SAM riboswitch aptamer (S box leader) from a Gammaproteobacteria bacterium, 123 nucleotides, folded computationally. Its mean pLDDT, the model's own confidence on a scale to 100, is 84. Of the family's consensus pairs, 97% are formed in the model. It was read from a public genome assembly, where an Rfam model found it.
């Protein structure tokens, strides 16, 4: 690369180099020389791999579910909800449009899906 499950509304930054772009596309709308991304070095959040205990299931044990706690280690994280939206439906509001309306076009609030990202795994 590809394929599985699991999560993604919380949380957590200064120093040094250096210099301009940077949030994954795209479009919006942020951030940034009062310093961007990237390197280095400190530090910190987190608890998915680990560990230790409770509950639940058992005849008991394992697995498994559910729930506390802990950070040595390998990993990730440390602006904005994955910054917003995209795709499909359900309410509903606006506008058009019509005798009424369906169909339009735009917005809002939920449900799923796509895709990304991490992280365990399998090929």
């Nucleotide at each position: 690369u590809u394929c599985u499950c699991a999560u993604c509304g919380a949380g957590a930054c200064c120093g040094g180099c250096u210099g301009a772009g940077g949030g994954a596309u795209a479009g919006g709308c942020c951030c940034u020389u009062g310093g961007a991304a990237g390197c280095c070095g400190g530090g910190g959040c987190a608890a998915c791999c680990u560990u230790c205990g409770g509950g639940a299931c058992u005849a008991a044990c394992c697995c498994u579910c559910c729930u506390g706690a802990a950070a040595a280690g390998g990993u990730g994280c440390c602006a904005a909800g994955u910054c917003c939206u995209a795709c499909g439906g359900a309410u509903u509001c606006c506008a058009g449009a019509u005798c009424a309306g369906a169909u339009u076009g735009g917005g809002a609030u939920c449900c799923g899906g796509a895709a990304g990202a991490u992280g365990a795994g399998a090929c």